This is a predicted structure of a 335-nucleotide part of an RNA (large-subunit ribosomal RNA, domain IV) from Tepiditoga spiralis. The source organism's lineage runs through Bacteria, Thermotogota, Thermotogae, Petrotogaceae and Tepiditoga.
Context: one part of a larger RNA
RNA sequence: CCUCUGUUAAGGAACUAGGCAAAAUAGCCCCGUAACUUCGGGAGAAGGGGUGCUCUUGAUGGUGUUGCAAAAUGCGAUUGAGAGUCGAAGUGGAAAGUCCCAGGCGACUGUUUACCAAAAACACAGGUCUAUGCGAACACAAAAAGUGGAAGUAUAUGGACUGACGCCUGCCCAGUGCCGGAAGGUUAAGUGGAGUGGUGAGAGCUACGAAACGAAGCCCCGGUAAACGGCGGCCGUAACUAUAACGGUCCUAAGGUAGCGAAAUUCCUUGUCGGGUAAGUUCCGACCUGCAUGAAUGGCGUAACGAUCUGGGAGCUGUCUCAACAGAGGAUCCG
Numbered sequence: 001c002c003u004c005u006g007u008u009a010a011g012g013a014a015c016u017a018g019g020c021a022a023a024a025u026a027g028c029c030c031c032g033u034a035a036c037u038u039c040g041g042g043a044g045a046a047g048g049g050g051u052g053c054u055c056u057u058g059a060u061g062g063u064g065u066u067g068c069a070a071a072a073u074g075c076g077a078u079u080g081a082g083a084g085u086c087g088a089a090g091u092g093g094a095a096a097g098u099c100c101c102a103g104g105c106g107a108c109u110g111u112u113u114a115c116c117a118a119a120a121a122c123a124c125a126g127g128u129c130u131a132u133g134c135g136a137a138c139a140c141a142a143a144a145a146g147u148g149g150a151a152g153u154a155u156a157u158g159g160a161c162u163g164a165c166g167c168c169u170g171c172c173c174a175g176u177g178c179c180g181g182a183a184g185g186u187u188a189a190g191u192g193g194a195g196u197g198g199u200g201a202g203a204g205c206u207a208c209g210a211a212a213c214g215a216a217g218c219c220c221c222g223g224u225a226a227a228c229g230g231c232g233g234c235c236g237u238a239a240c241u242a243u244a245a246c247g248g249u250c251c252u253a254a255g256g257u258a259g260c261g262a263a264a265u266u267c268c269u270u271g272u273c274g275g276g277u278a279a280g281u282u283c284c285g286a287c288c289u290g291c292a293u294g295a296a297u298g299g300c301g302u303a304a305c306g307a308u309c310u311g312g313g314a315g316c317u318g319u320c321u322c323a324a325c326a327g328a329g330g331a332u333c334c335g
Stems, first nucleotide, its partner, number of pairs: 001330008010321002014319001019316001027051005036041001038164001052085009062075005086090001098314007105306002110122002126162007138148003165301004170231003175228002177224005184219003190213002195208005232250005259293001260290001271287005
């Protein structure tokens, strides 16, 4: 010097990216317990008090011995009261919750990167759309047989999206997709054969071949957004100023509704105001100028839950001011 362990005056997070680590709390009994809430919870909320030993005495069960019984006499269990007594300390050792406030995300219990990520990711119950009438759709398989689906039958099964619950889920079908459409346009093979060429004396043989008729698809017509997706610009205007309920104009398929909003989204930005601090790029509450929010790529809330993330507080401490001592094991040096 390293690793591990123990203790520490005064202070008590001043450490640090961050209370990381450590300390602290702890069992049982009694009292007491808020906001909020889906009335179940929250809750062991929080916060208090008690706890050893000895003696005395009571209550309620159990079970022995003697006895015919009544009764007498024991043992042990649970529980109450009183008195005394020792220590700094009585769950005297070990084991054995730290707590509170506020917010983000995800409802929840679960699942996951075997060996750097456990999460806000996946799943989930619930919701919606869509396919499928049974030899089902769909999947495996050679375009087979066969099998799964299912020894099921639309309250079923497959696919897709969303993700408890509450309040809701606006406008756009122009583009892409999907669905429907007995007309029409286009159109392959095929049908068709006007007509043309070669050859031949001819009959013929042979090579081409227009019109017309021909499916699906595409065009066309309509529907469909909890299908893929999308959801404007400029100018003017009110009795201070500012702003613009109002008006004009251009464009569009339609111009973002309710909500929420410097947000897991805000560049400018440490936006501005308020709160918390002596001091706050984080945090909480507002504002709205949303670079570039927004409604099942779900929007906004939400009790409970979380080895989740963020901010604050109490307690507690060698994290620190600032280090010291002790023990165990190493390393090194000397012998």
Its mean pLDDT, the model's own confidence on a scale to 100, is 88.